[in-house]
The prediction has a mean pLDDT of 81. A computed fold for a 72-nucleotide RNA from a Candidatus Microgenomates bacterium, annotated as transfer RNA. It matches the Rfam family "tRNA". Rfam classes the family as a transfer RNA.
RNA sequence: GGGCCCAUAGCUCAGUGGUAGAGCGGCUCCCUUUUAAGGAGAAGGUCGCAGGUUCAAUCCCUGCUGGGCUCA
Numbered sequence: 001g002g003g004c005c006c007a008u009a010g011c012u013c014a015g016u017g018g019u020a021g022a023g024c025g026g027c028u029c030c031c032u033u034u035u036a037a038g039g040a041g042a043a044g045g046u047c048g049c050a051g052g053u054u055c056a057a058u059c060c061c062u063g064c065u066g067g068g069c070u071c072a
Base pairs, nucleotide, nucleotide: 001071002070003069004068005067006066007065010024011023012022013021018055027041028040029039030038048064049063050062051061052060
């Protein structure tokens, strides 16, 4: 330098055009003598950045950034 893949909540990951979700974690409450376990609830997101297509983009296209694999 070429090709391919990945980037979404604190972490691990879903979500393939129509209001962004789960598990774990953190918080509050219940239960318990206390902790753990268990139960309930709420919070937490400029969906890596910039453009484009579209009535509408996490999703499609282009460039960039970062990471991984591979060829030379």